[in-house]
RNA sequence: GGUGGUCGCUCCCGAGGUCGUGAGGCCGAGGGGGAGGAAAGUCCGAACGCCAACGGGCGGCAUGCUCGCUAACGGCGAGGCGCGGUGACGCGACGGAAAGUGCAACAGAAAGCAAACCGCCCGGCGCAAGCCGGGUAAGGGUGAAAGGGUGCGGUAAGAGCGCACCGCUCCGCCGGCGACGGCGCGAGGCACGGCAAACCCCAUGCGGCGCAAGACCAAAUAGGGGGGCGGAACGCGGGCUGCCCGUCCCGCUCCGACGGCCGCUUCGGCGGCCGGCGGACCGUUCCCGGGUAGGUUGCUAGAGGCCGGCGGCAACGCCGGUCCCAGAGGAAUGACCGCCCGCCCGGUUCGCCGGGCCGACAGAACUCGGCUUA
Numbered sequence: 001g002g003u004g005g006u007c008g009c010u011c012c013c014g015a016g017g018u019c020g021u022g023a024g025g026c027c028g029a030g031g032g033g034g035a036g037g038a039a040a041g042u043c044c045g046a047a048c049g050c051c052a053a054c055g056g057g058c059g060g061c062a063u064g065c066u067c068g069c070u071a072a073c074g075g076c077g078a079g080g081c082g083c084g085g086u087g088a089c090g091c092g093a094c095g096g097a098a099a100g101u102g103c104a105a106c107a108g109a110a111a112g113c114a115a116a117c118c119g120c121c122c123g124g125c126g127c128a129a130g131c132c133g134g135g136u137a138a139g140g141g142u143g144a145a146a147g148g149g150u151g152c153g154g155u156a157a158g159a160g161c162g163c164a165c166c167g168c169u170c171c172g173c174c175g176g177c178g179a180c181g182g183c184g185c186g187a188g189g190c191a192c193g194g195c196a197a198a199c200c201c202c203a204u205g206c207g208g209c210g211c212a213a214g215a216c217c218a219a220a221u222a223g224g225g226g227g228g229c230g231g232a233a234c235g236c237g238g239g240c241u242g243c244c245c246g247u248c249c250c251g252c253u254c255c256g257a258c259g260g261c262c263g264c265u266u267c268g269g270c271g272g273c274c275g276g277c278g279g280a281c282c283g284u285u286c287c288c289g290g291g292u293a294g295g296u297u298g299c300u301a302g303a304g305g306c307c308g309g310c311g312g313c314a315a316c317g318c319c320g321g322u323c324c325c326a327g328a329g330g331a332a333u334g335a336c337c338g339c340c341c342g343c344c345c346g347g348u349u350c351g352c353c354g355g356g357c358c359g360a361c362a363g364a365a366c367u368c369g370g371c372u373u374a
Stems, first nucleotide, its partner, number of pairs: 001340007009034005016027004036361001040372002043370004048210004060206005065079005080094001081092004095201002100199002102195002117140002119136007148166006167190001168188003171184005214297004224288008235252005253280004258275007304323008341359002343356005
């Protein structure tokens, strides 16, 4: 590790029992489901949710041959081209270097309007070795890279200087949806070296954060908003004393305008008492709303699995049938025993025997499609 048994864990169904007026609560025999190909990394793309959002520009990031597939993709399939391989096949950031800027270590004479170190050729000088001037990119040497290749002609030596073939660029025709390929007594002596995983240019795409998103229900305490009632007394407090009781005296809010009565008045008003009203404050009570704890949901029936048929080279699509397959939340998926398989250790009469806390990577947490890693 596989398989069987026993005991557990988690989720669902649930005969029945019990409590309750009820809604419903509790117990519960028995039955069923219970990790992966990567559940991982969280690298891409979506779904869903909340927030933001008129349009455009600058900037940033990503992608970068073609056609297709797909909900979408930076994924996948098929193809083209290039490179590697005898081959089957594998790999490729595979747009632009005839817009601009920049870079090229070391070596080398020279590295970008080319360049003369050696060599070769010509001329001059010299007895000679050689020196000076010029030509030459064909040969040597350096380098990752030195301005088409091979051959013939040509030349002082050389050189697309001329020619043939190959290559290249352009043009035309043909094939292909296309990337691209093929062809031509076609045109042109050949420019336009490399690097964009350097800046840059071009094309296309991109709002942010994530299920701890979010939605709903909703205590206690504190706080917010509003309403009702009360602010008086047979009561309470103080005077009040070592304690208790009684009598007595004082107080039980403040402000405002108004009305009534009384007093004073310099006739302008001022003061006192009473009344109800309004506001503030205090007390009490009720209601409302937000949020926290907690609970419910999102949450597992889905771009779903399997089988068959059809279309397509394929990725994939369509149709029919069939199945329901983890949903926790301080977070289940485990423990023990028997048998078997493999491995390791020890013993062996080579038949086996005994022992092993030996059994790859790892392990759900919203879901799905990929990629990558183990």